The part of an RNA shown here (large-subunit ribosomal RNA, domain V) has 585 nucleotides and comes from Gossypium barbadense. The organism belongs to Gossypium, within Eukaryota. Rfam family: Bacterial large subunit ribosomal RNA. RNAcentral holds the full RNA, with entries from SILVA. The prediction has a mean pLDDT of 83.

Context: one part of a larger RNA
RNA sequence: CCUGCACUUGGACAGAAUGACCCUGUGAAGCUUCACUGUUCCCUAGGAUUGGCUUUGGGCUUUUCCUGUGCAGCUUAGGUGGAAGGCGAAGAAGGCCUCCUUCUGAGGGGCUCGAGCCAUUAGUGAGAUACCACUCUAGAAGAGCUAGAAUUCUAACAUUGUGUCAGAACCUACGGGCCAAUGGAAAGUCUCAGAUAAACAGUUUCUAUAGGGCAUAGGCCUCUCAAAAGGUAAUGGAGGUGUGUAAAGGUUUCUUCAGGCCGAACGGAGAUUGGCCUUCGAGUGCAAAGGAAAAAGGGAGCUUGAUUGCCAGACCCACCCAUAAAGUAGGGACGGAAGUCAGCCUUAGUGAUCCGACGGUGCCGAGUGGAAGGUUUGUUGCUCAACGGAUAAAAGUUACUCUAGGGAUAACAUGCUGAUCUUCCCCAAGAGCUCAUAUUGACAGAAAGGUUUGGCACCUUGAUGUCGGCUCUUCGCCACUUGGGGUUGUCGUAUGUUCCAAGGGUUGGGUUGUUCUCCCAUUAAAGCGGUAUAUGAGCUGGGUUUAAAACAUCGUGAGAUAGUUCAGUCCAUAUCUGGUGUGGG
Numbered sequence: 001c002c003u004g005c006a007c008u009u010g011g012a013c014a015g016a017a018u019g020a021c022c023c024u025g026u027g028a029a030g031c032u033u034c035a036c037u038g039u040u041c042c043c044u045a046g047g048a049u050u051g052g053c054u055u056u057g058g059g060c061u062u063u064u065c066c067u068g069u070g071c072a073g074c075u076u077a078g079g080u081g082g083a084a085g086g087c088g089a090a091g092a093a094g095g096c097c098u099c100c101u102u103c104u105g106a107g108g109g110g111c112u113c114g115a116g117c118c119a120u121u122a123g124u125g126a127g128a129u130a131c132c133a134c135u136c137u138a139g140a141a142g143a144g145c146u147a148g149a150a151u152u153c154u155a156a157c158a159u160u161g162u163g164u165c166a167g168a169a170c171c172u173a174c175g176g177g178c179c180a181a182u183g184g185a186a187a188g189u190c191u192c193a194g195a196u197a198a199a200c201a202g203u204u205u206c207u208a209u210a211g212g213g214c215a216u217a218g219g220c221c222u223c224u225c226a227a228a229a230g231g232u233a234a235u236g237g238a239g240g241u242g243u244g245u246a247a248a249g250g251u252u253u254c255u256u257c258a259g260g261c262c263g264a265a266c267g268g269a270g271a272u273u274g275g276c277c278u279u280c281g282a283g284u285g286c287a288a289a290g291g292a293a294a295a296a297g298g299g300a301g302c303u304u305g306a307u308u309g310c311c312a313g314a315c316c317c318a319c320c321c322a323u324a325a326a327g328u329a330g331g332g333a334c335g336g337a338a339g340u341c342a343g344c345c346u347u348a349g350u351g352a353u354c355c356g357a358c359g360g361u362g363c364c365g366a367g368u369g370g371a372a373g374g375u376u377u378g379u380u381g382c383u384c385a386a387c388g389g390a391u392a393a394a395a396g397u398u399a400c401u402c403u404a405g406g407g408a409u410a411a412c413a414u415g416c417u418g419a420u421c422u423u424c425c426c427c428a429a430g431a432g433c434u435c436a437u438a439u440u441g442a443c444a445g446a447a448a449g450g451u452u453u454g455g456c457a458c459c460u461u462g463a464u465g466u467c468g469g470c471u472c473u474u475c476g477c478c479a480c481u482u483g484g485g486g487u488u489g490u491c492g493u494a495u496g497u498u499c500c501a502a503g504g505g506u507u508g509g510g511u512u513g514u515u516c517u518c519c520c521a522u523u524a525a526a527g528c529g530g531u532a533u534a535u536g537a538g539c540u541g542g543g544u545u546u547a548a549a550a551c552a553u554c555g556u557g558a559g560a561u562a563g564u565u566c567a568g569u570c571c572a573u574a575u576c577u578g579g580u581g582u583g584g585g
Stems, first nucleotide, its partner, number of pairs: 001585008010577003015571001022406004027402002029398004035203005043194002046191004051153002054150003058146008068136001075128001078135005085118003094112006101105001157183005163178003206218003215235001219241006242387001243285001244344002249303007257281001259277006284291001286349001288347003307330004314323001319388001332341003355381006362375003413460001415456003419453001421449003425445001430440002467542001468540003474530004480505003483500005507521004549565003552561003
């Protein structure tokens, strides 16, 4: 070197299973609820099935009767009209008894009595209950219609019967006929309407995002980034806005601000005032930027162009929007005129379509004429703010979960980086009685390492098994011990600091799942790290990290919790390679 046998598992990101964690999907399902929209149960009312007799009280209509007091006035004058007479032996005035009502009076009934009583004249806004008619307010009696309530009846209807019949057995299995009893116009059923249970059903529960969640944001305007045209991103930086204004618009005309210095009674830094300097530093309704002193800033006069149509040529641009506009037609404002004027110094102050509402004119208008309705034109209703607006209308939870995918995207590990971390160096203010450098060393500065916590998201989601312990390796040196030097604020001992050195060594226990830490007893010493925080196809499975359950807290709830507790399946016959032992050539 070639080739066996027996072992062992470091590697083949070994095998097994389209990762269950995480994210994504306008995927699914289970569950919850004060998510949305429905359905059903239950409840209530009306109608039908559904009939009878009484009693009661409500409303309406009608007949008769009755009621009505401001003051003055013979008096208790409801209103209006007619009317000069009306009533009376069919019993006037008066008297007695009684009923109803009451503001002491009016009305009704009975007995007695026997011939009168009232009005027209004065007072009052209005004149007679002398008489007649209509009518208002409050009320009484009678009649009719009508919705209701209560009691009751039986014939619908319902229930019960170990009552009876069933003809060829049985019906004491269901059911049928007859009979009896009980309930009874209720119940039950149907229909319609209202209200109503997460009981049930269908669904929704946004996106961006240096993984996702929490937070924040989502339209528009100004500056910067932006690299001297325009444009240009980020959870880059700094700020505004969801209007205001009948003058803060148009025109004609007039005018100059702010600040500094010097001066002048009170008067001062600062009120009003004179001079000089400064040229725009003030002001512009509001953010910022750009503008403008022939002012776009500040006054005054007159006014409404803060008009109605058409539109060339531009600008912007995926589209839809948006911007600006000469000219021209109608009718105007200001100005002597030339002219200027289609809001505001400019750039924010906003919302498509559908569906409605209101005003106007013309048109269409279901055989015809109308109308309803529609069209056209103008105005108007959206924190549709998730602001190009999915619907008029919508929240959660899943550790009981499922599926399609993703290394387009997180948790472990590798990698890059090195803020953080560890180590070392430079300078030397100081401490060290004196003396920077025996030792120590601030404020700053320059490096190394890749053991911490991070950042990034590059292979891996058709799987790279995750903490600690046990077992068994190997390496580094920035040296714990053992060895050899320098220096010392080294007398010696014991130290401090520093240089060389990795050959060997570097303990046993207690609590805790722990790494770590703390403690006990020793030791020459009880080093720090790398090796997928070495090592689960070597072991374990105490912890973390499924399904059961409990406590605390949060939540209405389903449920949740780097909070706690208890119980919870660790597969594998080794093909290659590596390694060990042992043969053959």